[in-house]
Context: one part of a larger RNA
């Protein structure tokens, strides 16, 4: 110097991304508790007081309730009756100590604001979370040999269950509520129309030749046989008509206009399938930017309030709110301290040196 500890004068977060880490708090009894709320909490909220040993005191009260005596319906009866053993103040008086929950064990608290509603899972060995489940909410399938799903198949799970059941997707407690677009893409129905495979169907035409014709060359050519082959018939699908957004999804641009300016209730126009409705908003979303004004500070790229110019918020890929809870996350302030000013000794164990 390094590891683990213990103790510190005055200050008291000045440390630092950040109070990381250590203090501080802590037992039980009384007294006392707010905003806010789902009336169940919040809450051990906050914040106070008391605590040892002696005497009065085998105290007061309080549990048990024995013996023994009594009645009678002779009972595991009933009354009476208190013995014994347990519990044990409230006052009042007195003692000793720096200190009486003397030690060990044992909440630091509040204040706001974010995300998730809670309990709970989760990357075994860098992430415990705001991710994941969840109860609750809707949308779909599934009528029982269910759907679905494992399996070549037998055969099983579903389920010895029956739409209050069972499989899926999606949202996530509760509270208020969840606008508009069906033009695309999925689905669900619809079947007249056109499109269409295999198949059916076979008009047609080619090969090939008994004959037949010719001097030949070669030219016709029936039957069979064989290649190929047009109309026509004909499914699902697709096209086509319709419905369906808590299905994938999507939700607009210029221009002008009011007696100051500014602004646009108001108008014109071009597009769309409809042009973002309530709510919230510089947000876990805001680049511009440390927006702007306000609060906290002396001083505040952060927090909290608002504004609304929302580059690029928005309604179950759900919006806004919300008591309750959280080793989540961000500000703040009490209290506390060696985290710091700044730094010192101390214990133990290493570093080092000889063996």
């Nucleotide at each position: 110097c390094c590891c683990a500890c213990g103790u510190u004068a005055a200050g008291g977060a000045a440390c630092u991304c950040g109070g990381c880490a250590a203090u501080c708090u802590g037992u039980a009894c009384c007294c006392g508790u707010a905003a806010c709320u789902u009336u169940g909490g919040a809450a051990g909220a906050a914040g106070g007081g008391u605590a040892g040993c002696c005497c009065c005191a085998u105290u007061a009260u309080c549990g048990u309730g024995a013996a023994a005596g009594g009645a009678c319906u002779u009972g595991c009866u009933c009354c009476u009756g208190g013995a014994g053993c347990g519990a044990g103040a409230a006052g009042g008086g007195g003692c000793c100590g720096c200190a009486g929950a003397g030690a060990a064990u044992c909440g630091g608290c509040u204040c706001a604001a974010g995300c998730g509603a809670c309990u709970g899972u989760u990357u075994a060995c860098c992430a415990a979370a705001a991710a994941c489940a969840u109860a609750g909410g809707u949308c779909u399938c599934u009528g029982c040999u269910a759907a679905g799903c494992c399996g070549u198949a037998a055969g099983g799970c579903g389920a010895c269950g029956u739409a209050u059941a069972g499989g899926g997707g999606c949202u996530g407690a509760u509270g208020c509520c969840u606008g508009c677009c069906c033009a695309a893409u999925g689905c669900c129905g619809g079947a007249a129309u056109g499109u269409u495979a295999a198949g059916g169907g076979g008009a047609g035409a080619g090969g090939u030749u008994a004959g037949g014709c010719g001097c030949a060359a070669g030219c016709c050519g029936a039957a069979g046989c064989u290649u190929u082959g047009a109309a026509c018939c004909u499914a699902a699908g697709c096209a086509c008509c319709g419905g369906u957004c808590a299905a994938u999804g999507g939700c607009g641009g210029c221009c002008g206009u009011a007696a100051c300016u500014a602004u646009a209730a108001c108008g014109g126009u071009c597009c769309u399938a409809a042009g973002g409705u309530a709510g919230c908003g510089a947000a876990a979303u805001u680049c511009c930017u440390u927006g702007u004004c306000g609060g906290g500070u002396a001083a505040g790229u952060u927090c909290c309030g608002a504004c609304c110019u929302g580059c690029a918020c928005g309604a179950a890929u759900g919006g806004c709110a919300u008591a309750a809870c959280g080793a989540c996350u961000u500000g703040a302030g009490c209290g506390c301290u060696g985290u710091c000013u700044c730094a010192a000794c101390g214990u133990g164990g290493g570093a080092c040196u000889c063996g």

Predicted 3D model of a 355-nucleotide part of an RNA (large-subunit ribosomal RNA, domain IV) from a soil metagenome. The RNAcentral record of the full RNA draws on MGnify.